[in-house]
RNA sequence: GGCUUAUCAAGAGUGGGCGAGAGACGGGCUUGAUGACCCCACAGCAACCUGCCGCCGGCAAGGUGCUAACACCCGCAAAGCGGUCUCGCUUUGGAUGAUAAGAA
Numbered sequence: 001g002g003c004u005u006a007u008c009a010a011g012a013g014u015g016g017g018c019g020a021g022a023g024a025c026g027g028g029c030u031u032g033a034u035g036a037c038c039c040c041a042c043a044g045c046a047a048c049c050u051g052c053c054g055c056c057g058g059c060a061a062g063g064u065g066c067u068a069a070c071a072c073c074c075g076c077a078a079a080g081c082g083g084u085c086u087c088g089c090u091u092u093g094g095a096u097g098a099u100a101a102g103a104a
Stems, first nucleotide, its partner, number of pairs: 003102006013042005021031003025075004043067003048063002050060004071096001076093007
């Protein structure tokens, strides 16, 4: 890297370094020199794996993960409502992505 399963509406930031883009992709909309993104330190959130309580349920926090906006919104399809030339809104499903665990 590809595959399988699960989850994605909740939650949680300060300091230091660097110096220009960042929010996966396209469109939109945000965000960033009052210093983002990224890196380091500490702190925190959560509880997938893990450990313990004999199971349910709970407790802990060792391995990951995460700490702007629902995965920021939409993207493809169906249904409903409205509008009437292919548009808007809502819901559901899908696709894509992210994370965990597992198998080869």

The RNA shown here (SAM riboswitch aptamer (S box leader)) has 104 nucleotides and comes from Geobacillus sp. The organism belongs to Geobacillus, within Bacteria. RNAcentral holds the sequence, with entries from Ribocentre. Its mean pLDDT, the model's own confidence on a scale to 100, is 86.